[in-house]
């Protein structure tokens, strides 16, 4: 020269992934809160249920008309910021608030374990105001990477089809060890 299994560093897939303030439109003339008239006893502190406690014949809940009037999520297209398991589902586990207790649902934190990636469709299916989305299933299409097979190449690199697998994966460099 070269090598078996590891290790480090860099890198690629492209309508790439993802976050953070601002601004836009929706949520919505909705929740509120106020006035007034109906109208007559319950009503409130997530939901259920008990317990406590507070409000109410100086008028409760509803309800009607006026006045006034929001936000959170989620969406948008540009700036910016990290990066290529980006990142997404997923949901152990522990924990927080709310008046106490259960137990349901909120928030945080997130373990196994699946998904190379984008896109179209499916009044399926979950969320959600919502036919915006986003998320699962299922079915195709494109594409990247690797391998194997066939034909093409100055028979080398590579290129073109098919066909398969999965990022714990693929290319490139680097030290080292073993060998020469």
């Nucleotide at each position: 020269a070269g090598u078996a299994a590891g290790g480090a560093u860099a890198g690629a897939g492209g309508u790439g992934c993802a976050g953070a303030a601002a601004c836009c439109a929706u949520u919505a003339g909705u929740a509120c809160u106020u006035a007034u008239g109906u109208g007559g006893a319950g009503g409130a502190g997530u939901g259920u249920g008990a317990g406590c406690u507070c409000c109410a014949a100086c008028g409760a809940u509803a309800c009607a008309u006026g006045a006034g009037g929001a936000a959170a999520g989620g969406g948008g297209a540009a700036u910016u910021u990290g990066c290529c398991g980006a990142a997404g589902c997923g949901g152990a586990u522990g924990g927080a608030a709310a008046c106490u207790c259960a137990u349901a649902a909120u928030c945080c934190u997130g373990a196994a374990g699946c998904u190379g990636g984008u896109g179209c469709u499916g009044u399926c299916a979950u969320u959600g105001a919502a036919u915006a989305g986003a998320u699962g299933c299922a079915g195709g299409a494109c594409u990247g990477u690797c391998a194997u097979a066939u034909a093409g190449g100055g028979u080398g690199a590579c290129u073109a089809u098919a066909u398969g697998g999965a990022g714990g994966g693929c290319u490139a460099u680097c030290a080292a060890g073993c060998g020469u």